[in-house]
Predicted 3D model of a 328-nucleotide part of an RNA (large-subunit ribosomal RNA, domain IV) from Dictyopteris undulata.
The coordinates come from a structure-prediction model, not an experiment, and the mean pLDDT is 84.
The full RNA is in RNAcentral, with records from SILVA.
The source organism's lineage runs through Eukaryota, Sar, Dictyotales, Dictyotaceae and Dictyopteris.
Context: one part of a larger RNA
RNA sequence: CCCUGUUGAAGGAACUCGGCAAAUUGACUCCGUAACUUUGGGAUAAGGAGGGAAAUUGGCUGCGCAAGCAGCCAAUUUUGGCACGUAAUGAGGGGUAGCGACUGUUUAAUAAAAACACAGGUCUCUGCUAACUCGUAAGAGGAUGUAUAGGGGCUGACACCUGCCCGGUGCUGGUAGGGUAAUCUUUUGUGUAUUCGCACGAAUGUUAAACCUCAGUAAACGGCGGCUGUAACUAUGACGGUCCUAAGGUAGCGAAAUUCCUUGUCGGGUAAGUUCCGACCCGCACGAAAGGCGUAACGAUUUGGACACUGUCUCAGAGAGAGACUCG
Numbered sequence: 001c002c003c004u005g006u007u008g009a010a011g012g013a014a015c016u017c018g019g020c021a022a023a024u025u026g027a028c029u030c031c032g033u034a035a036c037u038u039u040g041g042g043a044u045a046a047g048g049a050g051g052g053a054a055a056u057u058g059g060c061u062g063c064g065c066a067a068g069c070a071g072c073c074a075a076u077u078u079u080g081g082c083a084c085g086u087a088a089u090g091a092g093g094g095g096u097a098g099c100g101a102c103u104g105u106u107u108a109a110u111a112a113a114a115a116c117a118c119a120g121g122u123c124u125c126u127g128c129u130a131a132c133u134c135g136u137a138a139g140a141g142g143a144u145g146u147a148u149a150g151g152g153g154c155u156g157a158c159a160c161c162u163g164c165c166c167g168g169u170g171c172u173g174g175u176a177g178g179g180u181a182a183u184c185u186u187u188u189g190u191g192u193a194u195u196c197g198c199a200c201g202a203a204u205g206u207u208a209a210a211c212c213u214c215a216g217u218a219a220a221c222g223g224c225g226g227c228u229g230u231a232a233c234u235a236u237g238a239c240g241g242u243c244c245u246a247a248g249g250u251a252g253c254g255a256a257a258u259u260c261c262u263u264g265u266c267g268g269g270u271a272a273g274u275u276c277c278g279a280c281c282c283g284c285a286c287g288a289a290a291g292g293c294g295u296a297a298c299g300a301u302u303u304g305g306a307c308a309c310u311g312u313c314u315c316a317g318a319g320a321g322a323g324a325c326u327c328g
Stems, first nucleotide, its partner, number of pairs: 001323001003321002006318002010314002014312001019309001028050004036041001038157001052079012080084001092307001097302002099299002104116002120155007132141003158294001160292002163224003168221002170217005177212002184205001186203007225243005252286001253283001264280005
């Protein structure tokens, strides 16, 4: 010097990306326990207190026919120690915000999460030799099930809700019309040819689905404007005009896991705050099942703040063990 333990003056996060690591707390009994809440929880919330040994009295339990013995509890008294759950074992707790409801699952060997799943919601297909999947097929699964069933897509507990657009793309439906291949029908040409025929065509009519067309459908794929004038200070614009569109973003939320300008502005917290919390709203570029907004409980989740605690630090030291190293 390295590794693993131990310890401490004064301070106590000043360390650091960040309290990482360490420390604190700790079992049991008694008291006591907030906001919020889906009334179950939150909760071991938080925060306090107690304890050794012996004797006496009282009570309970067990054993015993009984006398009694043993254990435990309570009260009182006595007594020892620096220290009485005397060692070991054994939660630090509280408040805020984001995300995800939850328990669960995952990148075997850099990611455990806000990702996946989930119960619940909804759309769609499927009438049974089901749809769908595997297989060339036989056949098998679905299912020894039968629409309260099965497959697929999206969303993701619960509460309150889920706005407008069917012009485009898809899907479903309708067949009146248009449209169309082979076939079929009718007419017919050329070549060859004695004939029968053979080969190559042309035109008319008939004719399926697709397609055109007409409707429906957005918890289907998707989309959800611009310019301009206006109120008796100014500013703003409830109101008006005009152009375009299938329709012009509703409720709710909003500098957000989304905000470029931006460390936006105001307030709070700090002596000092690009983070954080609460607001504002000109949302570069939120927005309603690629769900919107809330939410108790939960989380080895993420953000910021305070208490306790500490060698993380001021700032290093002491001591133990195992190495390295020196000598043998």